[in-house]
Molecule: transfer RNA
Organism: Candidatus Moraniibacteriota bacterium
RNA sequence: GGGACUGUAGCUCAGUGGCAGAGCGCGCGGCUCAUAACCGCUUGGUCGUAGGUUCGAUCCCUACCAGUCCCA
Numbered sequence: 001g002g003g004a005c006u007g008u009a010g011c012u013c014a015g016u017g018g019c020a021g022a023g024c025g026c027g028c029g030g031c032u033c034a035u036a037a038c039c040g041c042u043u044g045g046u047c048g049u050a051g052g053u054u055c056g057a058u059c060c061c062u063a064c065c066a067g068u069c070c071c072a
């Protein structure tokens, strides 16, 4: 220098055009003599950034940023 992939909750990840979700975690409660485990409730977001397409974008297109890998 060229190319591919990834970026969504505190963490690990779903979601491929029509209300942003799960598990774990945090907090509260139940259970227990108590702790852990277990159970219930609750808490959670600038969907990397900026534009474009569309009635409507996490999703499609472009550029940029960050990370991983491949080629030279």
Base pairs, nucleotide, nucleotide: 001071002070003069004068005067006066007065010024011023012022013021018055025043027041028040029039030038048064049063050062051061052060